Model confidence (mean pLDDT): 79 of 100. Bacterial small signal recognition particle RNA from a Chloroflexota bacterium, 100 nucleotides, folded computationally. Rfam family: Bacterial small signal recognition particle RNA. On this family, see Rosenblad et al., Nucleic Acids Res 2003: "SRPDB: Signal Recognition Particle Database".
RNA sequence: GGCCGGGUCCCGCACGGCGAAAACCUGUGAACCCCGCCAGGUCCGGGAGGAAGCAACGGUAAGCAGGCGCUUUCGGGUGUUGCGGGGCGGCCUGGCCGGA
Numbered sequence: 001g002g003c004c005g006g007g008u009c010c011c012g013c014a015c016g017g018c019g020a021a022a023a024c025c026u027g028u029g030a031a032c033c034c035c036g037c038c039a040g041g042u043c044c045g046g047g048a049g050g051a052a053g054c055a056a057c058g059g060u061a062a063g064c065a066g067g068c069g070c071u072u073u074c075g076g077g078u079g080u081u082g083c084g085g086g087g088c089g090g091c092c093u094g095g096c097c098g099g100a
Base pairs, nucleotide, nucleotide: 001097002096003095004094005093006092007091008090009086010085011084012083013082014081015079016078018075019074020073021072022071024067025066026065027064028063034059035058036057042051043050044049
């Protein structure tokens, strides 16, 4: 100096990881305008009974807090990950040949 190859670069795919959200679990959560059950009291009735129904109690809605990495979704100059495709030039690197 020449030839070949690889990496860095771009695109796509897969895998793992990180973060967020949803779902799920637990707790909390409507004095009344949620539900159930309704003490007391109120109302109807001659009576037997019946009606509505506050508080309390129980269960929930929206929401809030925690948990969870089983599941789902989204995201990133996430990964000395892998594969495929693309490559003028520059940089790094390996092999072969030739010259000095």

It was read from a public genome assembly, where an Rfam model found it. The source organism's lineage runs through Bacteria, Bacillati and Chloroflexota.